Description: The prediction has a mean pLDDT of 84. The RNA shown here (FMN riboswitch aptamer (RFN element)) has 139 nucleotides and comes from Nesterenkonia alkaliphila. Its Rfam family is "FMN riboswitch aptamer (RFN element)". Its family is annotated with FMN binding in the Gene Ontology. It was read from a public genome assembly, where an Rfam model found it.

RNA sequence: UUCGUGCUCCGGGGUCGGUGAAAGUCCGAACCGGCGGUCAUAGUCCGCGACCCGCAGCCUUCCGUCACCACGGAGGACUGCGGUUGAACCGGUGGAAUUCCGGUACCGACAGUUACAGUCUGGAUGGGAGAAGCACGGA
Numbered sequence: 001u002u003c004g005u006g007c008u009c010c011g012g013g014g015u016c017g018g019u020g021a022a023a024g025u026c027c028g029a030a031c032c033g034g035c036g037g038u039c040a041u042a043g044u045c046c047g048c049g050a051c052c053c054g055c056a057g058c059c060u061u062c063c064g065u066c067a068c069c070a071c072g073g074a075g076g077a078c079u080g081c082g083g084u085u086g087a088a089c090c091g092g093u094g095g096a097a098u099u100c101c102g103g104u105a106c107c108g109a110c111a112g113u114u115a116c117a118g119u120c121u122g123g124a125u126g127g128g129a130g131a132a133g134c135a136c137g138g139a
Base pairs, nucleotide, nucleotide: 001139002138003137004136005135006134007133008132010130015029016028017027018026030119031118032108033107034048035047036046037045043106044105052083053082054081055080056079057078059076060075061074062073063072064071065070088104089103090102091101092100110122111121112120
C1' cells in the first nucleotide's frame, strides 16, 4: 500500500406573497440538490441508494383439516436475486469539462391533508449507497 473479517462513529437540503371559508398543496415569485465514478469540481453523463412491486429461502402469527406429523389458505419480519424509479442544452476557457465560467431550460418516491405538495406532516430515534477510524489476519 492492498485484500479479508469484526467492531465503533458518521451518513439529505429547502417558503414567502396573493386568492380563498380552507392552500408551506392552486397562482406569482423564491429556495434545495444523497453516495461512488470521471483526463478538471456533476440534481440532469455512467452507476448506486431510499419508496414501491415480484420471485426464492428461512423464521413466524392466525385460520381450516388433524391425535401427532403433515398439508392447505391468509398475513408479517429478515436475507438474497430481479423489476420499477425524473431531468440539459448553447456559448466560452482549456491538452482535457453534458462537471468550471456565462446564458437559458428542466427534474424531483409513497401515504396524509378543510384544496392538487421536491420545500408541511408521517412511516423514519427506521433503512441506506457509502465515508472515516480501530483491532486481528493474509499478500